[in-house]
A computed fold for a 100-nucleotide RNA from Thiobacillus denitrificans, annotated as c-di-GMP-I riboswitch aptamer. It was read from a public genome assembly, where an Rfam model found it. Its mean pLDDT, the model's own confidence on a scale to 100, is 87.
């Protein structure tokens, strides 16, 4: 240094789920409880994929104004990250113990 993860031994993390908590439109996250499982279930959105749609576009409706075929507001659908998922997979850094 590289491969490998069996016996070991220190120890780490914490799925779901809950919390009269907090963020956030939402996915989702942070904290606390939990502890399904993880040898990088450590950090990193660089690739690809998964979620969610505020904004915005674009279509419909209603209602309303109006210089009359445009303009406001709401409601519905769609499409769309500049929003996430690192425990969905690839990459990128870093780490303990073992054995070769």
């Nucleotide at each position: 240094u590289u491969c490998c993860a069996a016996c070991a031994a220190a120890g780490g993390c914490a799925c779901a789920c809950c919390g009269a908590c907090g963020c956030g439109a939402a996915a989702g996250c942070g904290c606390g409880g939990g502890c399904c499982g993880c040898a990088a279930a450590g950090c990193u959105u660089c690739c690809g994929g998964c979620c969610u749609a505020a904004c915005g576009g674009c279509c419909u409706g209603a209602u309303u104004c109006u210089u009359c075929u445009g303009g406001a507001u709401c409601a519905g659908g769609u499409c769309c990250a500049c929003g996430g998922c690192a425990g969905c997979g690839g990459g990128g850094c870093u780490g303990c113990u073992g054995g070769a």